[in-house]
RNA sequence: GAACUGAAGAGUUUGAUCCUGGCUCAGAUUGAACGCUGGCGGUAUGCUUAACACAUGCAAGUCGAACGGAAACGAAGCUAGCUUGCUAGCAGGCGUCGAGUGGCGGACGGGUGAGUAAUGUGUGGGAAUCUGCCCUUUAGCUGGGGAUAACUUAGGGAAACUUAAGCUAAUACCGAAUAUGCUCUACGGAGUAAAGAAGGCCUCUGUUUCAAGCUUUCACUAAAGGAUGAGCCCACAUCGGAUUAGCUAGUUGGUAGGGUAAAGGCCUACCAAGGCGACGAUCCGUAGCUGGUUUGAGAGGAUGAUCAGCCACACUGGGACUGAGACACGGCCCAGACUCCUACGGGAGGCAGCAGUGGGGAAUAUUGGACAAUGGGGGCAACCCUGAUCCAGCAAUACCGCGUGUGUGAAGAAGGCCUGCGGGUUGUAAAGCACUUUCAGUUGGGAGGAAAAGUUAGUGGUUAAUACCCACUAACCGUGACGUUACCUUCAGAAGAAGCACCGGCUAACUUCGUGCCAGCAGCCGCGGUAAUACGAAGGGUGCAAGCGUUAAUCGGAAUUACUGGGCGUAAAGCGUGCGUAGGCGGAUAGUUAAGUCGGAUGUGAAAUCCCCGGGCUCAACCUGGGAAUUGCAUUCGAUACUGGCUAACUAGAAUCUGAUAGAGGGUGGUGGAAUUCCUAGUGUAGCAGUGAAAUGCGUAGAGAUUAGGAGGAACAUCAGUGGCGAAGGCGGCCACCUGGAUCAAGAUUGACGCUGAGGCACGAAAGCGUGGGUAGCGAACAGGAUUAGAUACCCUGGUAGUCCACGCCGUAAACUAUGUCAACUAGUUGUUGGUUCUUUAGGGAAUUAGUAACGAAGCUAACGCGUUAAGUUGACCGCCUGGGGAGUACGGCCGCAAGGUUAAAACUCAAAGGAAUUGACGGGGGCCCGCACAAGCGGUGGAGCAUGUGGUUUAAUUCGAUGCAACGCGAAGAACCUUACCAACCCUUGACAUCCCAAGAACUUAGCAGAGAUGCUUUGGUGCCUUCGGGAACUUGGUGACAGGUGCUGCAUGGCUGUCGUCAGCUCGUGUCGUGAGAUGUUGGGUUAAGUCCCGCAACGAGCGCAACCCCUAUCCUUAUUUGCCAGCACGUAAUGGUGGGAACUCUAGGGAGACCGCCGGUGAUAAACCGGAGGAAGGUGGGGACGACGUCAAGUCAUCAUGGCCCUUAUGGGUUGGGCUACACACGUGCUACAAUGGGAGGUACAAAGGGCUGCUUGUCAGCGAUGAUUGGCCAAUCCCAAAAAACCUCUCGUAGUCCGGAUUGGAGUCUGCAACUCGACUCCAUGAAGUCGGAAUCGCUAGUAAUCGCAAAUCAGAAUGUUGCGGUGAAUACGUUCCCGGGCCUUGUACACACCGCCCGUCACACCAUGGGAGUGGAUUGCACCAGAAGUAGGUAGCUUAACCGCAAGGAGGGCGCUUACCACGGUGUGGUUCAUGACUGGGGUGAAGUCGUAACAAGGUAGCCGUACCGGAAGGUGCGGCUGGAUCACCUCCUUU
Repeated sequence: GAACUGAAGAGUUUGAUCCUGGCUCAGAUUGAACGCUGGCGGUAUGCUUAACACAUGCAAGUCGAACGGAAACGAAGCUAGCUUGCUAGCAGGCGUCGAGUGGCGGACGGGUGAGUAAUGUGUGGGAAUCUGCCCUUUAGCUGGGGAUAACUUAGGGAAACUUAAGCUAAUACCGAAUAUGCUCUACGGAGUAAAGAAGGCCUCUGUUUCAAGCUUUCACUAAAGGAUGAGCCCACAUCGGAUUAGCUAGUUGGUAGGGUAAAGGCCUACCAAGGCGACGAUCCGUAGCUGGUUUGAGAGGAUGAUCAGCCACACUGGGACUGAGACACGGCCCAGACUCCUACGGGAGGCAGCAGUGGGGAAUAUUGGACAAUGGGGGCAACCCUGAUCCAGCAAUACCGCGUGUGUGAAGAAGGCCUGCGGGUUGUAAAGCACUUUCAGUUGGGAGGAAAAGUUAGUGGUUAAUACCCACUAACCGUGACGUUACCUUCAGAAGAAGCACCGGCUAACUUCGUGCCAGCAGCCGCGGUAAUACGAAGGGUGCAAGCGUUAAUCGGAAUUACUGGGCGUAAAGCGUGCGUAGGCGGAUAGUUAAGUCGGAUGUGAAAUCCCCGGGCUCAACCUGGGAAUUGCAUUCGAUACUGGCUAACUAGAAUCUGAUAGAGGGUGGUGGAAUUCCUAGUGUAGCAGUGAAAUGCGUAGAGAUUAGGAGGAACAUCAGUGGCGAAGGCGGCCACCUGGAUCAAGAUUGACGCUGAGGCACGAAAGCGUGGGUAGCGAACAGGAUUAGAUACCCUGGUAGUCCACGCCGUAAACUAUGUCAACUAGUUGUUGGUUCUUUAGGGAAUUAGUAACGAAGCUAACGCGUUAAGUUGACCGCCUGGGGAGUACGGCCGCAAGGUUAAAACUCAAAGGAAUUGACGGGGGCCCGCACAAGCGGUGGAGCAUGUGGUUUAAUUCGAUGCAACGCGAAGAACCUUACCAACCCUUGACAUCCCAAGAACUUAGCAGAGAUGCUUUGGUGCCUUCGGGAACUUGGUGACAGGUGCUGCAUGGCUGUCGUCAGCUCGUGUCGUGAGAUGUUGGGUUAAGUCCCGCAACGAGCGCAACCCCUAUCCUUAUUUGCCAGCACGUAAUGGUGGGAACUCUAGGGAGACCGCCGGUGAUAAACCGGAGGAAGGUGGGGACGACGUCAAGUCAUCAUGGCCCUUAUGGGUUGGGCUACACACGUGCUACAAUGGGAGGUACAAAGGGCUGCUUGUCAGCGAUGAUUGGCCAAUCCCAAAAAACCUCUCGUAGUCCGGAUUGGAGUCUGCAACUCGACUCCAUGAAGUCGGAAUCGCUAGUAAUCGCAAAUCAGAAUGUUGCGGUGAAUACGUUCCCGGGCCUUGUACACACCGCCCGUCACACCAUGGGAGUGGAUUGCACCAGAAGUAGGUAGCUUAACCGCAAGGAGGGCGCUUACCACGGUGUGGUUCAUGACUGGGGUGAAGUCGUAACAAGGUAGCCGUACCGGAAGGUGCGGCUGGAUCACCUCCUUU
């Protein structure tokens, strides 16, 4: 300072986090298109595709004031003929004018963008040019000639057109004269022009007019200058590809000539051999360029419609003519393709002008009006022409503006939708009431775009002139396509005027129904598998609005190509290493220069656009005036710090010399010992070798072992070291020779000589290749043996290439510090290698320097980590990266003997791929700890028979559920009917059950008949209760519809309950602190415990849920109480018994208390927690047992206990009945019982419990029966009576090791009991029968003390029916060294490619489907190079033929011209041979994608052989093995070192 006002993010990789990184979205824009919808106006815009083909009309004519003329039209007059309005004439006489000659214009205007990467464009310069019309100036405009169209005549042709003869004019043509000038020049000179027309006048000459003449205007000629326009040259800028690296012969330059308006290889001849190129030549692809447009904060990016400037083109290709200007859009010639006409002989045409048509396409308008305006051409002018232009028409194509009403109005109407049924919402919305009338409609009016021109008059100029002409003034006349214009106005009435998309997140906006991984949606993430805010519909809502969405495209966001403004240790990315060319960058001083740089001025940067300030349309869009800007280029003047150039001089960088030092630095030649193997000889005998275990192999033909000798090759133990050297690869016995580099100290010398380094060159492990040697050991391939489901492997025995040497290739590695080179700066500490210096000479210390390591401050980093050896802070130069896969692959090039290396894509496909760190989980990782986990023991299961459950099978049905641990004697604490849910048959339909309504009736009950029964029919008795007398309550029957009902589905919609890890010791929170964050800390560590139990320590301090305790039972004691229990003492009594009186001591019962706490002592430990031992005690370290189950896991189990959402059935999936089934039976499994016997069986006898149950009950006693049981009688509603006998045990007898006096299945017979009923299908009893089984394979279960084992008792369920279940007591052991191993669990740590979490993840072949792509015998097109043929039209040159008005010549003839012929150039075309590219191709290679295919299991944990890299060989496949390398390997041990002490 008016003209700078401006920069936003989100979703998506994960269990979560940070980062890297891609994909996607929100914005703006468009010449757009499509879908749905559509009132008005203004202003713009409208074939982006086929430069595809075009019917029809129009788009360039004009001049009679250049000319000869007069075909058509018109006006007025006269004459003639006559049918009074027609013909002919006067008469081209007039207005005018077709055709023609001539002039000017058709080179402008209009269209298109094919070609063109530079003959273009943009910007800025330049000199060797031309320029019609226009302007200015100068000088002229004299005098002649010969033709020719038109026209006439005669021909040819279908037409287009054309031939011959004859006549004629000009501003047409041609000489002559003149020449200011101009051009050429040999400086003497030579050459070269012109045209008139119109108006006026009669003064001069002349016959009045006319003409000549004069004059005015216009035109003409020559010249000079200007303006305008055009041509040429130069510099800079101007797309992609190097998988295009070399290109060039008129090529580059010179001389001479030609040519052009003009410079020039523009062309020709000769001479020289140049010119361009990594600062990208040549070639290929693509493309009109610019002002601008669009986007962006900008820098940039994309683009080049409309408007404007330049260029190019005009059906395709070539060519010239005319002209001031063209190689010419609406001109000519030729060639080609196409179309049309034709009488087949021949002709015609070019919309990329305006309209329009066909075609192509997603797609783009009327065959309109007018020259009124603005411009253009011609003309003196009037005028004429003008699809330029101005207007109108069509299209929501874009931008802008307006409207579709306004106010009031709660009964919150109706209807819709939702609902928790109350209501909510649509919603003041509508209706109703009161207003308004923009726009559209209608009536009437009505600007501006118009100024000219013309006529008259006047003034001025010109002139001799009052003409003519020009200029100005005044008056008159008078021109509008648009147009029913804009605008104003009348009238009527809310009247005619709202849609589209969206509503899971991003992203504003939610519910119901339908559907059920279907149909569909989707920009990304992703929705949909029965409760979808994501699909479809509806209601509601949100956004925009005459539009709204979608699609396509560009920029933005994207700092995601990073100039502004990125990176490269591990994410993509440092070349394997050095030397060095070009290039880039460069120490310090002085001077000079002024190229870079900075400043001023000038020119230019067209206009329009953008921006600012104004103005005009009612506003706006739009139009318009002025300015600013145009960041640029050029010229010029200045400044001189910095950079550059030049000159001089410097020593700090760099280098050289002298003297020392260390070293596996390199090369060559020698040489040494140990060991392996082999050979020979000796001793000696049966094995050796090898492995997880074996075998192959070697050995009685004497191995292995051992001794001695010999041969040969390869490698060099110890020293040895995060030690040394080297650029890297790499280098290791010792000696000698040759040789490179580094370091140190001091001085001297040179004087920036430096750093980096594209291309280039050299070196470059291992493997591999070639040739020739060598070969002891090792050892790909191969062979054999093992292992294994297989084993092309891991292990073993052999073994070839190779490993070694010489020479030559290869050129790659995890060639790694995953860290380019050089330089400067920025805390330290410690170790070590090689020097030097100082010092109180010490096993020392200090300083400095060159390396090499460990830790660490600041700083950096996504974190991990790096940290003077940087990944810190800076500078210089190089290399490299830009999502994953495809792929380091294909094709092409280069290199290689080959293997292969190097350079290096695309199609297609995915929404991720990835880094670091976190929490878990997991590991055939590690450490610590626990548990009947193992071990030590005892007893079982698995074998038998039976019971019971399950699977399977069967069946009409064998109802359903439970299914690893944690289903299987489970739901079921008890299926003959019932239960019962299943099957068959027969019945019922408001129902077996609940509520409501109506009607009738008490309820209820007896009997008979039919039937399998439910049920049906008939029938007997009976009239109840309350009452305010209306009726009511209960019950039954009938009816109507709401509804009932469902063991139907979903436990993956749920509640509740339960199991399990697990009675394991864990799981969390608040505050604080640390970390960018997920998270960590606390909770880890040292101890200790059954325990996250407690103690100590600690950036943590506290707390909660769990542990423990509190509760119950039990073990001891005390106290209280005393019946049904008890009985010591006192009595009574009995055959006997607490039977009785009594007692309250004991036992028991059941209330209340006590007791146990590591409390005491000793020891250990850290003076802790705690542990060990002891005492006392009934009990000792939780005394024993029970109840009690943290946060959570398993979509664990249960819709069939119950409850419940949703769905389904409703004369059935509901309800009832009878019978059957759940009890089946080749088989398999689980859980049990009984056994196999003598610690036993049998017989007889004798003891001792606890805890329960009992009236639809337990049942005593007595009698009967062998018995189950029956009959009868009594007790008990229970510490009273009963069940009730406890059994094992103990005593006696018998059996004597056997399929038995074991074992009892099975079967036959006879019974008992329950029950309506015992066939399917009960239990028990008796008699008889007398199976398997002689202790149980692999495997597997329980148990650590009153436990296991063993023995019986009771109860629940239950009419009856336990070997099951739950309880009870009796008898009553063994063993535990210990934690190596198996299983499970806890804590810490480590690895991870897992997170549905190892039942994880995941690799490759094969098979199938689809997709794109490489190779491919070839085939077809496009384009291009080279060589050759050919040669239209045209131009130029030549010219023997033919021909010819103007000039010359007396003539002959000549000059000149034309035609023809010919030469050169050349388009189309043709032939041959190459290059590039596109399409296609039998077959073939790999690649990608695809819910459930096959084979294995290579990788991720030590992934079960650590993995990976390079290379070689091998193998169905992943892959295996050899050689060398790497850690991006776990674990354990050792060595060395660091830190702290």